[in-house]
RNA sequence: CGGCGGGCUAGGCCGGGGGGUUCGGCGUCCCCUGUAACCGGAAACCGUCGAUAUGCCGGGGCCGAAGCCUGGGGGGCGGUUCCCAAGUCCGGCGGCGGAAGCCGGGGCGCAACGAUGAGCCCUCGUCCCGGGGGGCCGGCGGUGGAGGGGGCGGAGCUGGAGGGCUCCGCUAACCUCCUUUACCCGCCGAACCCCGCCAGGCCCGGAAGGGAGCAACGGUAGGCGGGACGUGCGGCGCUCCCGGGGUGGCGGGGGUGAGCAAGCCCCGGUGGAAGCCGCUGGAGGAGGGUUCCCACCUCCGGGCGCGCCCGCCG
Repeated sequence: CGGCGGGCUAGGCCGGGGGGUUCGGCGUCCCCUGUAACCGGAAACCGUCGAUAUGCCGGGGCCGAAGCCUGGGGGGCGGUUCCCAAGUCCGGCGGCGGAAGCCGGGGCGCAACGAUGAGCCCUCGUCCCGGGGGGCCGGCGGUGGAGGGGGCGGAGCUGGAGGGCUCCGCUAACCUCCUUUACCCGCCGAACCCCGCCAGGCCCGGAAGGGAGCAACGGUAGGCGGGACGUGCGGCGCUCCCGGGGUGGCGGGGGUGAGCAAGCCCCGGUGGAAGCCGCUGGAGGAGGGUUCCCACCUCCGGGCGCGCCCGCCG
């Protein structure tokens, strides 16, 4: 120095790109594409960076002196800029076209109906719109305060215990009164410590007496249902009144007094629809071209790196 084997270290790999966002880069979002090939957390009034920006905070696997970075050419998935643009859709103008419907005149008009009133005319109601009163239905609602008593909390004085007396604050529960539409009935109710009355049992006491208090019972706040009441809320196949509109059918009333309807055909007028043609405006974009970026594959260059230790052989 070279070869083979082993162990290290530096390093490398565990994806890349387009759109959107941003002053700009990356990520979270959407899309395309590649590998044998990572995991967890947070992130659009966002996270993290500043052209040395191509994520941040943590953890892990593989390779290992192997490689990494970069310029250009070709193929090529996808995206993007601008241009052209088919079928399709929505209009405007002009022309052609003449439908339905309506009016007038003429013709044909079965049956039925008709002096117990045909046809026609006038009027009212039924109908519609607006306003008002009532009715019905629905929605919504549960007042504020004073005095006394009781309860809860606090303070003072006093007695041998239980206790007694006084004062202050809050208060829904019981009573009375004022006010209001905020009242009545039924059921439920307080797992956030609600009130009264408390059998039995418990506590203090010699006793007298006093106290705490469970169950049961009665209530308060609250909930649900119903009623009444209130309502500057809403609805109505109801009713009355006022104003306006309409009149085909049906019905009421009045007038006139002998015929009449639908339908079909012809003529004249009115009416302008569908459709077609020409010109033109717009929407929409199949598809095509073009500019730029580019996953992935491939070709030609450039830069950096290719280190350390041990064993055996030459």

Predicted 3D model of a 314-nucleotide RNA (Archaeal signal recognition particle RNA) from Thermococcus waiotapuensis. Its mean pLDDT, the model's own confidence on a scale to 100, is 79. The gene name in the source record is ffs.